Predicted 3D model of a 73-nucleotide RNA (transfer RNA) from a Solirubrobacterales bacterium.
The RNAcentral record of the sequence draws on ENA.
Its mean pLDDT, the model's own confidence on a scale to 100, is 81.
């Protein structure tokens, strides 16, 4: 300097050929228990890395950055 790949809840991580974002841990709250740990139930929690663009609609497709790995040179 070229090329892949990957950014979503506080952590991992889905999200089909674009259709209006959920799971598991964690966190709160209840049930349980003498208490507490686990078990069961519930609840809250997102500017989808930043911009622009196409669409009736974008995590997804298009394009310009930006950040982490991985190749070649």
């Nucleotide at each position: 300097g070229g090329g892949g790949u990957a950014g979503u809840a506080g952590c991992u991580c889905a999200a089909c050929u674009g259709g209006u974002a959920g799971a598991g841990c964690a966190a709160c709250g209840g049930c349980c228990u003498c208490c507490a740990a686990a078990g069961c139930c519930g609840u809250a929690g997102g500017u989808u890395c930043c911009g622009g663009g196409u669409u009736c609609g974008a995590g997804u497709c298009c394009u310009g950055g930006c950040u982490g790995c991985c190749c070649c040179g």

It matches the Rfam family "tRNA". Rfam classes the family as a transfer RNA.